[in-house]
């Protein structure tokens, strides 16, 4: 430097769920909690997915439809960085 995560060591993160809180919602934050994770560290850049406040369409109607400028990196790519060891 490259590849790898079968073995070891020290550790790290934390799904569901619960409480508080922010949010129209999806979802986020903090605490508890561990299903999992070798990038489950960082970046919504591309795709996917979720939501639809506002906007537009529409109805007899407080129905309904479309839409991301809102989210999700623990859905997949891509970019950046990194611990330990093995080869």
């Nucleotide at each position: 430097u490259c590849a790898c995560g079968c073995a070891a060591a020290g550790g790290g993160c934390a799904a569901a769920c619960c409480g508080c809180u922010c949010g129209a919602a999806a979802g986020g934050g903090c605490g508890g909690g561990a299903c999992g994770c070798a990038a489950a560290g960082c970046c919504g850049u591309g795709g996917g997915c979720c939501u639809a406040a506002g906007g537009c369409c529409g109805g007899g109607g407080u129905a309904g439809g479309c839409u991301a400028u809102g989210g999700u990196u623990g859905c997949c790519a891509g970019g950046c960085u990194g611990c330990c060891g093995u080869g």

The prediction has a mean pLDDT of 86.
Predicted 3D model of an 87-nucleotide RNA (c-di-GMP-I riboswitch aptamer) from Thermanaeromonas sp. C210.
Of the family's consensus pairs, 95% are formed in the model.
Lineage of the source: Bacteria > Bacillota > Clostridia > Neomoorellales > Thermanaeromonas.
The RNAcentral record of the sequence draws on Rfam.